[in-house]
Context: one part of a larger RNA
RNA sequence: GCCGGGGAGUUUGCACGUGUGGCAAGGCUAAGCCCAAGCAAGGGCGGAGCCGUAGCGAAAGCGAAGACCCGCAGUCCUCUCUUCAUGAGGACGAGGGGUCGCCUCUUAACUGGGGUAAGUCACACGUGCAAGACCCGAAACCGGGCGAUCUAGCCCUGGGCAGGGCGAAGCCACCUUUAAAGGUGGUGGAGGCCCGAAGGGGUGUUGGGGUAAAAUCCACUCCUCUGACCUGGGGCUAGGGGUAAAAAGCCAAUCGUGCCCGGCGAUAGCUGGUUCCCUCCGAAUCUGGCUACAGUCAGGCCUCGCCGGAGCUGGUUGAGGGGGUAGAGUUACUGAUCUAGUUAGGAGGCACCGAAAGGUGUCCCAACUAGGUCAAACUCCGAAUCCCUCAACAGCUGAGAAGGCGGGAGUCGGGGGCUCGGGUUAAGCUCGAGCUCCGAGACCGGAACAACGGAGACCUGGGUUAAGGCCCCUAAAUGCUGGCUAAGUGAGAAACCUGGUCGCAGAGCUUAGACAGCCGGGAGGUAGGCUUAGAAGCAGCCAUCCUCUAAGCAACGCGUAACAGCGGACCGGCCGAGCUCUGCGGCGGGGAAAAUGGACGGGACUAAGCCAGCUGCCGAGACCCAGGCGCUCAACCUUUUGGUUGAGCGGGUAGGAGGGCGCUCCACUUGGGCAGAAGCCUCUCCGUGAGGAGGGGUGGACCGAGUGGAGUUGAGAAUCCCGGC
Numbered sequence: 001g002c003c004g005g006g007g008a009g010u011u012u013g014c015a016c017g018u019g020u021g022g023c024a025a026g027g028c029u030a031a032g033c034c035c036a037a038g039c040a041a042g043g044g045c046g047g048a049g050c051c052g053u054a055g056c057g058a059a060a061g062c063g064a065a066g067a068c069c070c071g072c073a074g075u076c077c078u079c080u081c082u083u084c085a086u087g088a089g090g091a092c093g094a095g096g097g098g099u100c101g102c103c104u105c106u107u108a109a110c111u112g113g114g115g116u117a118a119g120u121c122a123c124a125c126g127u128g129c130a131a132g133a134c135c136c137g138a139a140a141c142c143g144g145g146c147g148a149u150c151u152a153g154c155c156c157u158g159g160g161c162a163g164g165g166c167g168a169a170g171c172c173a174c175c176u177u178u179a180a181a182g183g184u185g186g187u188g189g190a191g192g193c194c195c196g197a198a199g200g201g202g203u204g205u206u207g208g209g210g211u212a213a214a215a216u217c218c219a220c221u222c223c224u225c226u227g228a229c230c231u232g233g234g235g236c237u238a239g240g241g242g243u244a245a246a247a248a249g250c251c252a253a254u255c256g257u258g259c260c261c262g263g264c265g266a267u268a269g270c271u272g273g274u275u276c277c278c279u280c281c282g283a284a285u286c287u288g289g290c291u292a293c294a295g296u297c298a299g300g301c302c303u304c305g306c307c308g309g310a311g312c313u314g315g316u317u318g319a320g321g322g323g324g325u326a327g328a329g330u331u332a333c334u335g336a337u338c339u340a341g342u343u344a345g346g347a348g349g350c351a352c353c354g355a356a357a358g359g360u361g362u363c364c365c366a367a368c369u370a371g372g373u374c375a376a377a378c379u380c381c382g383a384a385u386c387c388c389u390c391a392a393c394a395g396c397u398g399a400g401a402a403g404g405c406g407g408g409a410g411u412c413g414g415g416g417g418c419u420c421g422g423g424u425u426a427a428g429c430u431c432g433a434g435c436u437c438c439g440a441g442a443c444c445g446g447a448a449c450a451a452c453g454g455a456g457a458c459c460u461g462g463g464u465u466a467a468g469g470c471c472c473c474u475a476a477a478u479g480c481u482g483g484c485u486a487a488g489u490g491a492g493a494a495a496c497c498u499g500g501u502c503g504c505a506g507a508g509c510u511u512a513g514a515c516a517g518c519c520g521g522g523a524g525g526u527a528g529g530c531u532u533a534g535a536a537g538c539a540g541c542c543a544u545c546c547u548c549u550a551a552g553c554a555a556c557g558c559g560u561a562a563c564a565g566c567g568g569a570c571c572g573g574c575c576g577a578g579c580u581c582u583g584c585g586g587c588g589g590g591g592a593a594a595a596u597g598g599a600c601g602g603g604a605c606u607a608a609g610c611c612a613g614c615u616g617c618c619g620a621g622a623c624c625c626a627g628g629c630g631c632u633c634a635a636c637c638u639u640u641u642g643g644u645u646g647a648g649c650g651g652g653u654a655g656g657a658g659g660g661c662g663c664u665c666c667a668c669u670u671g672g673g674c675a676g677a678a679g680c681c682u683c684u685c686c687g688u689g690a691g692g693a694g695g696g697g698u699g700g701a702c703c704g705a706g707u708g709g710a711g712u713u714g715a716g717a718a719u720c721c722c723g724g725c
Base pairs, nucleotide, nucleotide: 001725002724003723004722005721006720011131012130013129014128015127016126017125018124019123020122021121022120023119026051027050028049032045033044034043035042055062056061066100067099068098069097070096074092075091076090077089078088079087101116102115103114104113105112134273135272137270141263142262143261144260145259146258152237153236154235155234156233157232158231159230160229161227163195164194165193166191170187171186172185173184174183175182176181199224200223201222204220205219207218208217239255241251242250243249276660277659278658279657280656281655286299287298288297289296290295300411301410302408303407304406305405306404307403311396312395313394315393316392317391318390319389320388321387322386327381328379329378334375335374336373337372338371339370340369341368342367343366345365346364348363349362350361351360352359353358414438415437416436417435418434419433420432421431422430423429443454444453445452458628459627460626461625462624463623464622468618469617470616471603472602473601477615479614480613481612482611483610484609490605496590497589498588500587501586502585503584504583505582506581507580508579509578517574518573519572520571521570523547524546525545528542529541530540553568556567557566558565629650630649631648632647633646634645635644636643637642661714663711664710665709666708667707668706669705670704671703672702679698680697681696682695683694684693685692686691
């Protein structure tokens, strides 16, 4: 890992509810006792007691009575020519509703609260509480015991330490010497001395190994090796205790309190798991409370049942009301703010004058004036939306709405999109409001892709469309018409830049010849005056005239020391038809940097790109058609389970409700089996499904069906348990 087997809402008590049944103003027995007892698991007695028959009040205590009206179901009557059907009207009207009473409490009184006659027992089911309470799972806490054969320390008694080196004290000899003492050479053999085997240890390679040869090993390297040394044997200290040259180390592979058993099924608001089918409905991730944010309670939202009996409403329109947001505004208030000014002043700052007193100017503050700006906590104003009420339409509703009561839940981490906000540089950010979707929603499109577009899937078959597409991958147009783009733009991006290209509008020039180009002219007074070393169109200042002209500036640029020189304006010629400027728009270009080689889904495309228009086609579970199934309800038929017709409905997690399948055993009834039961293998058929039936083979002795009953009743998951391989 697979296979097989095992594996999780149970039981008891009490309580509430629903259903079925018995009896009913009553209902029931409990303990206990008696009878019966293999064919049964029952019969009887027992009235103690409990619930109910009256409530209210803390208590003392007091103590229910009905009447009238409306009216559902139902019954009866009348009418619409007659019958049926339908409709209308009327009477009565259980239950129901209303008003007034009645009992009681409060009270001076009113108001107000509670009440004003159907229960009870059994069984089944649902749920709550108490219990281990659906199952498995802690780390822990406490008690009583077992451990010092490992290890720590200590006690008793034994054992062990190759070889080499250094050479303390003491001693001897000699020398020096009065002596004390010193020196030299020997001898000697001290030491928690040195090197280094055995022994003890465990430094580095962060080597090897790392389901091992080994739950600490292997190799090399390293520390120590006469000592606070190593070691055998025998003993002592025990769990809040020991022992510890102290690391919370060690106390049997276990130590911040050992191990075993017990309390114990501790507790776990946490994780995981929780076993057959179909049908109907179908959530919430919000509000409030809680030492509460992984929880829980209540409300809300879901479901089921009952009551009720005619309206209800979220959409649209209109009418009548509510309001102070967006916007806007600023002599309509409050407050902020910029500039300038005015005025009386100020204990002020700065500058200047002065010996000082003081003076002048300026700044600042306050008020005002003029102009300007601003506000969530400003408003003289003020929408759209929104809210309330009413009416109409539309929708739902006697196939039972609104409303009410009760049983059972789940939910208390939400998330995405759009619109509107608060916070924020921003965020696949965060906090809100409304709608919507995912959650719990399949299918088609979007390359892929919970929430984007289309569309809400009962089953089968056929057709038509939606979004989106129609060159190939790949179903359908290499479709049509008119433009644009040249960037592979399309197929990622801003400010800004753009004589890329297309279009629109305006202004102007132009056959009396525009624009561009080429050729020519571009002069004279004059080098204008001043200035200046010089100043000649061109350093600077002032002025900027006249003449000849087709035209030519007292000069637009380059240039010179100053001249000169070269262009320009301006004019003519050649040429011969459009040209120039401004604004706007369409498509495009630049701006444009990311980590393996690369992305329009790919191939590829100049249309298979973009804009506008047109005609077809493809394309979902949508829509339509046909057939079928189921659910709810109605009408009719029917002795019943039922049948026929019709209408509506059938996505679904948590969850509620309903109906079934299968397993084991029991009772009763009824069957099968050695002429072959169960089980196993295989095939066929039936059922929406859980499943069922039949044939064949194997097997070799038991097994079904119907109706009831009882459950240790259904396996794929729990790092589930046991076994096999």
Model confidence (mean pLDDT): 83 of 100. A computed fold for a 725-nucleotide part of an RNA from a Candidatus Nanoarchaeia archaeon, annotated as large-subunit ribosomal RNA, domain II. NCBI's taxonomy places the organism under Archaea, Nanobdellati, Nanobdellota, Candidatus Nanoarchaeia. It matches the Rfam family "Archaeal large subunit ribosomal RNA". Rfam links the family to the GO terms ribosome and structural constituent of ribosome.